[in-house]
């Protein structure tokens, strides 16, 4: 210096649930609250998948989810 684990302290987000708001709906915000989280940061026209709506229905077409995978970026001491 680089990588794997282990871990201090000082900090981050914030799942269910509840409340207000918008949405036909998935689900977005804002408040509280914390199950978990070292990328739980960005990316939804790079991809694959969930998950809604319109379709008899298959197609399909429109939208949603980054806390499913993925990709791109990346922080402090100590062993």
């Nucleotide at each position: 210096c680089a990588a794997a684990u282990a871990u201090c302290u000082u900090g981050g987000c914030a799942a269910a649930c509840c409340c207000a708001u918008c949405g036909u709906a998935a689900g977005g915000u804002g408040g509280g609250g914390a199950c978990g989280c070292a990328a739980a940061g960005c990316u939804a026209c790079a991809g694959g998948g969930g998950c809604c709506g319109c379709g008899c229905a298959a197609a399909g077409c429109g939208g949603u989810c980054a806390g499913c995978c993925a990709g791109c970026u990346g922080c402090c001491g100590u062993a």